[in-house]
Description: This is a predicted structure of a 74-nucleotide RNA (transfer RNA) from a Bdellovibrionales bacterium. NCBI's taxonomy places the organism under Bacteria, Pseudomonadati, Bdellovibrionota, Bdellovibrionia, Bdellovibrionales. It was read from a public genome assembly. Its mean pLDDT, the model's own confidence on a scale to 100, is 81.
RNA sequence: UGGGGUAUAGCUCAGUUGGUUAGAGCGCCACGUUGACAUCGUGGAGGUCAGCAGUUCGAGUCUGCUUAUCCCAA
Numbered sequence: 001u002g003g004g005g006u007a008u009a010g011c012u013c014a015g016u017u018g019g020u021u022a023g024a025g026c027g028c029c030a031c032g033u034u035g036a037c038a039u040c041g042u043g044g045a046g047g048u049c050a051g052c053a054g055u056u057c058g059a060g061u062c063u064g065c066u067u068a069u070c071c072c073a074a
């Protein structure tokens, strides 16, 4: 320098051909259970879907650029 992959909750990840409330597990907080802890149960908080723009009636999803990171080639 060129090509390709990835970016969604604190962590690991799903998200169907673009379709009407953005989710799971773990973690965190509260309550119940216990003499206490753990386990278990119930509830809750937590998201600018990396950023900017574009397409569309509608974008986490499609397109372009940028950023970060990984791989390959030189």
Base pairs, nucleotide, nucleotide: 001073002072003071004070005069006068007067010026011025012024013023019057028044029043030042031041032040050066051065052064053063054062